[in-house]
Context: one part of a larger RNA
RNA sequence: UUGGGCGUAAAGCAUCUGUAGGUGGCUUUUUAAGUCCACCAUCAAAUACCAAGGCUCAACCCUGGACAGGCGGUAGAAAAUACCAAGAUGGAGUACGGUAGGGGCAGAGGGAAUUUCCAGUGGAGCAGUCAAAUGCGUCGAGAUCGGAAAGAACACCAACGACGAAAGCACUCUGCUGGGACAACACUGACACUGAGAGAUGAAAGCUAGGGAUGCGAAUGGGAUUAGAUACUCCAGUAGUCCUAGCCGUAAAUGAUGGAUACUAGGAGCUGUGUGUAUCAACCCGUGCAGGGCUGUAGCUAACGCAUUAAGUAUCCUACCUGGGGAGUACGUUCAUAAGAAUGAAACUC
Numbered sequence: 001u002u003g004g005g006c007g008u009a010a011a012g013c014a015u016c017u018g019u020a021g022g023u024g025g026c027u028u029u030u031u032a033a034g035u036c037c038a039c040c041a042u043c044a045a046a047u048a049c050c051a052a053g054g055c056u057c058a059a060c061c062c063u064g065g066a067c068a069g070g071c072g073g074u075a076g077a078a079a080a081u082a083c084c085a086a087g088a089u090g091g092a093g094u095a096c097g098g099u100a101g102g103g104g105c106a107g108a109g110g111g112a113a114u115u116u117c118c119a120g121u122g123g124a125g126c127a128g129u130c131a132a133a134u135g136c137g138u139c140g141a142g143a144u145c146g147g148a149a150a151g152a153a154c155a156c157c158a159a160c161g162a163c164g165a166a167a168g169c170a171c172u173c174u175g176c177u178g179g180g181a182c183a184a185c186a187c188u189g190a191c192a193c194u195g196a197g198a199g200a201u202g203a204a205a206g207c208u209a210g211g212g213a214u215g216c217g218a219a220u221g222g223g224a225u226u227a228g229a230u231a232c233u234c235c236a237g238u239a240g241u242c243c244u245a246g247c248c249g250u251a252a253a254u255g256a257u258g259g260a261u262a263c264u265a266g267g268a269g270c271u272g273u274g275u276g277u278a279u280c281a282a283c284c285c286g287u288g289c290a291g292g293g294c295u296g297u298a299g300c301u302a303a304c305g306c307a308u309u310a311a312g313u314a315u316c317c318u319a320c321c322u323g324g325g326g327a328g329u330a331c332g333u334u335c336a337u338a339a340g341a342a343u344g345a346a347a348c349u350c
Stems, first nucleotide, its partner, number of pairs: 004321002007304002012318001014201004021194003026087003031082001033081001035077002038074003042070002049065003053061002091191001092188003097182001099180001103177007110154001114150005120144002125136002163168001206247006215241002220236004258317006266295002270291007299306002323350003332343004
C1' cells in the first nucleotide's frame, strides 16, 4: 500500500535473448468502443447532509430539500486514445564501401625463466631468518659450463588505451566466425521500447571420469616464536591450480547507479572514422559522428557528491524496499551426485 523511495541510509535481478502483457513517432480518412455533453427512467423507508419546526434547551422526534455518484436507455460531439483505409520517412532494419580491435573457437610455431636428469670443472659449504633451527651437502651439494626433458605462464611494447552483454580477453602466425562505429546514400516502410514466466551465458572455489603435474600451494608433518601459538615466519608438501568431457550457478558478479527515448553551459585531452584548409605526402589549424576518461555551470542531493556516459528535466516498461535482531534461519517445495543453490516465514525480543 490511491503514498514515498532504490550510488553510500532498506531496496536495480550477475548479464543478455525473448513469449504473454504494458507502452508507442508523422500526415489524411472512417467508425464511435472507451471519453465528453444533454435528456429520460431508476437507485424503498430509516440512517447520514442542509433548512425550518415540536418536546422549557439538548439528546430525541417530525416536515421539506439537495449535491455528488452508480446502472440502464435515447439523441449528439469527434480534438486527443482506440478502430478502418491510404500514404510518407525522421525511429528501426537490410544491402553496398573501406575500417579499428588482447571479441570468440580451433590448429601450428617461439624465446626467456624454473625444476629435474646426464656429462665436465671444482672442493665445503649451501639455503633460510630479526636471530636461528628443521632441510640439502664429501655417496661431492651450492657455484660454473655443455646437452636433454617437462609443464605452466607469456617481460618490454602497455596507456587514465582497445574489444566484449556480463563473466572476461594480451608471445607470434594461420583458418573459421560474432558484434561495433563511420561514410555514402539504394531498399523495406513503424517492422519500435520494455519484458512476468521461460531460455542462454556466467570468475574463483568445489564435484564426476580420464590425462598431466614445472612452479605455486589449502590440508598435513617438521623447525622457530610464544605463557600458550591448532597463527603470523622458515623447511617440506597432498588435494588443487593445467588439459579433455560433463556438473555446480554463486561473488564486495561494483559504476554498490535496470533498460529505452528526448532535451539541458562550457574547458583541455584520448580512441575509431569522416570532412574543410593545406600539402608531393604526413603533420599543424578547424569541424561532424560514435566511444571512453578528467574538470566544471545551472539544476539536483541529508551531505558526500552527480553534473550531455546525470544522481538534472520529462515519458514508457520492469526488478526490488517498508525498523534492528531472530534470519537469508526453520518448515515445505523445486534443482543438484554432493557441497549446497533458489524460494522463504513465525514465535520471541529491543